[in-house]
Molecule: transfer RNA
Organism: Chitinophagales bacterium
């Protein structure tokens, strides 16, 4: 340098044929339990869906460019 792949909550990841409100586990906070702590249980908070632009009535999802990560080739 070329090709492929990937980017969603603090972390690890789902997200169907593009369809109205974006989710789970862990972590964090609060509660319950306990003499107390941990574990278990209940609840809550937390999102620029990498950025910009495009297509569309409608984009996390499709397209283009850019940026970051990974792989292959040279």
């Nucleotide at each position: 340098g070329g090709c492929c792949u990937u980017g969603u909550a603090g972390c690890u990841c789902a997200g169907u044929c593009g369809g109205u409100u974006a989710g789970a586990g862990c972590a964090g906070c609060g509660g319950a339990c306990u003499c107390a702590u941990a574990a278990c249980c209940c609840g809550c908070u937390g999102g620029u869906c990498c950025u910009u632009g495009g297509u569309u009535c409608g984009a996390g999802u499709c397209c283009a460019a850019g940026c970051g990560g990974g792989g292959c080739c040279a």